The RNA shown here (transfer RNA) has 74 nucleotides and comes from a bacterium.
RNAcentral holds the sequence, with entries from ENA and MGnify.
RNAcentral records the identical sequence in 2 taxa.
Model confidence (mean pLDDT): 83 of 100.

[in-house]
RNA sequence: CGGGGCGUAGCGCAGUUUGGAAGCGCGCUCGGUUCGGGUCCGAGAGGUCCCCAGUUCAAAUCUGGGCGCCCCGA
Repeated sequence: CGGGGCGUAGCGCAGUUUGGAAGCGCGCUCGGUUCGGGUCCGAGAGGUCCCCAGUUCAAAUCUGGGCGCCCCGA
């Protein structure tokens, strides 16, 4: 320098194909169970969906640019 992949809750990820309510597991908080803890059960909080712009009635998803990480090639 060229090509490809990835970026979504504290962590790991799904959702992108075909635009239409932001989800799952673990973790965290509260409650129940227990003498207490763990397990189990119930409820809840937590997100500028990497950034900027565009298209659209509507964007995590489509388009352009940028940033970061990983892989391959030179």
Rfam family: tRNA. Rfam classes the family as a transfer RNA.